[in-house]
Order: sequence, then C1' cells, then structure tokens
RNA sequence: GCCGAUGUAGUUCAGUGGUAGAACGUCAUCUUGGUAAGAUGAAAGUCGGGAGUUCAAUUCUCCCCAUCGGCU
Repeated sequence: GCCGAUGUAGUUCAGUGGUAGAACGUCAUCUUGGUAAGAUGAAAGUCGGGAGUUCAAUUCUCCCCAUCGGCU
C1' cells in the first nucleotide's frame, strides 16, 4: 500500500428499516444471628464519528477513526 472482519449498557453478546434487549455486574428493599445465596424493584446506551438515501436508519450506501486478520 491492497483486501476483509468487528465496533450496541460497567463486561460478554443479541437485534438487521418502524420509539434498543438479555445474561453477568452495580444500587435499593425484603429474607438471614450474619456475609453469601434467594426474592422484588431500579439505574445505566445521542447503537465508534460524520454525510447521504428514506415518511422513518443500530440496520442500506459513502468517507473517516479504532482494534483484529490476510496479502505484498
């Protein structure tokens, strides 16, 4: 330099045009003599950045950025 993959909650991942979810973790309450375990509830995301298409974009297109892999 060329080609490709990935980027979504604190972490690991799902979702693939129609107001974004799970598990684990965190916090509160209950339960226990007590920590843990268990039950109930809550918080936490401008879906890597920008532009375009569309009535509508996490999703489609383009350009960047980061990480990983392949080729030279």

Model confidence (mean pLDDT): 82 of 100. A computed fold for a 72-nucleotide RNA from a Patescibacteria group bacterium, annotated as transfer RNA. The source organism's lineage runs through Bacteria and Bacteria candidate phyla. The sequence was found in a public genome assembly. Its Rfam family is "tRNA". The family's RNA type in Rfam is transfer RNA.